[in-house]
RNA sequence: GGGGAUGUAGCUCAGUGGUAGAGCGGCUGCUUAGCGUGCAUCAGGCCAAGGGUUCGAUUCCCUUCAUCUCCA
Repeated sequence: GGGGAUGUAGCUCAGUGGUAGAGCGGCUGCUUAGCGUGCAUCAGGCCAAGGGUUCGAUUCCCUUCAUCUCCA
């Protein structure tokens, strides 16, 4: 320098055009003498950035950035 993959909650990951979810983790409450376990509840996202298409974009297209990987 060229090709490919990935980027979504604190972490690991779903989500192929119509109000963004799960598990773990965190707050609070119940349970316990206490801790743990269990149960309930709540908080936490402008979906890597910019632009385009569309009535509508996490999703489709283009560019850029970061990480991983292959070739040289």
This is a predicted structure of a 72-nucleotide RNA (transfer RNA) from Savitreella phatthalungensis. It matches the Rfam family "tRNA". By type it is a transfer RNA. The sequence is in RNAcentral, with records from ENA. The coordinates come from a structure-prediction model, not an experiment, and the mean pLDDT is 81.